[in-house]
Context: one part of a larger RNA
């Protein structure tokens, strides 16, 4: 811009994309068959691999804003406690996130029409033939089913809901004028997301828990700092499962989301 007024929403399915896998073992059954060896078909279960989706309780990573411990230097005047820089200095650990080597599902079932193929029934041809007429069966194929996506499907669908003005003139089917209206709802800005390259999308914007701080709790680390006690000391021990604690939960208007603008109108060929 278009879908013959405008907005908010829930959808329907034209047509499209995706998927579609193999294997092993075990019962039926040591059964049919076979002289034995040896070993089914049909049918039904339980397993694996690969591959794809999703997710983070588990397990293993990551966790350069969390705790620890340590080396050299420099600084805080000195002790004693810290702070800088050395790949995060190194070194053990680890929340959320993210992710795999975890973990969960998934290919299925059942159905339409066919293929090769196997049949009825049955002439042409008194016979015989699946085919000529006519009807069955039957593949991992194909059409659907299964999962996303979709009305620019321009044949532009449906459904619900919400908005929006009076008066005068003429014509009575358009018309034309005055005043007046700015609707519903969008965006714009601002606070932000497990949402994101930007845009979009999605919470919210004081009638508020959107973020931040704050309070509590969870987590992770390993007993802080100071006093004290023992040791000549290096050190140990005691308050003290302390302290300290990032992105996690759950409160809490303390801060910030102020106040605004702009769009879009008058019932609709």
């Nucleotide at each position: 811009c278009g879908c013959a007024g405008g907005a908010g929403a829930u959808u329907u399915g034209a047509g499209g994309a995706g998927a579609g896998c193999u294997c092993u073992u075990c019962c039926u059954a040591g059964u049919a068959c076979g002289a034995g060896a040896g070993g089914g078909c049909c049918g039904g279960a339980a397993g694996a691999g690969a591959c794809g989706a999703g997710c983070c309780g588990c397990u293993c990573g990551u966790u350069u804003a969390c705790c620890u411990g340590u080396u050299a230097u420099c600084c805080c005047g000195c002790c004693a406690g810290g702070g800088g820089u050395a790949u995060c200095g190194c070194a053990g650990g680890g929340u959320a996130u993210c992710g795999a080597u975890g973990c969960u599902c998934g290919g299925a079932a059942a159905g339409g029409a066919u293929a090769a193929g196997c049949g009825c029934u049955g002439a042409a041809a008194g016979c015989a033939u699946c085919u000529a007429a006519g009807c069955g069966c039957c593949a991992a194929g194909c059409c659907a089913a299964c999962u996303c996506c979709a009305a620019g499907a321009u044949a532009a669908g449906a459904u619900c809901u919400c908005c929006c003005a009076a008066c005068c003139c003429g014509u009575u089917u358009u018309g034309g004028g005055u005043u007046u209206u700015g609707a519903a709802g969008a965006c714009u800005c601002c606070u932000u997301g497990a949402a994101g390259a930007c845009u979009a999308c999605a919470a919210g914007g004081u009638u508020g828990a959107u973020a931040g701080g704050c309070a509590g709790g969870a987590u992770g680390u390993g007993u802080a700092a100071g006093u004290c006690c023992c040791g000549u000391g290096a050190g140990g021990g005691a308050u003290u499962c302390a302290g300290c604690u990032u992105a996690c939960c759950u409160g809490u208007a303390c801060u910030a989301a102020u106040c605004g603008g702009u769009c879009g109108u008058u019932c609709g060929g």
This is a predicted structure of a 269-nucleotide part of an RNA (large-subunit ribosomal RNA, domain VI) from a Candidatus Omnitrophota bacterium. Rfam family: Bacterial large subunit ribosomal RNA. Its family is annotated with ribosome and structural constituent of ribosome in the Gene Ontology. Its mean pLDDT, the model's own confidence on a scale to 100, is 89. The source organism's lineage runs through Bacteria, Pseudomonadati and Candidatus Omnitrophota. The full RNA is in RNAcentral, with records from ENA.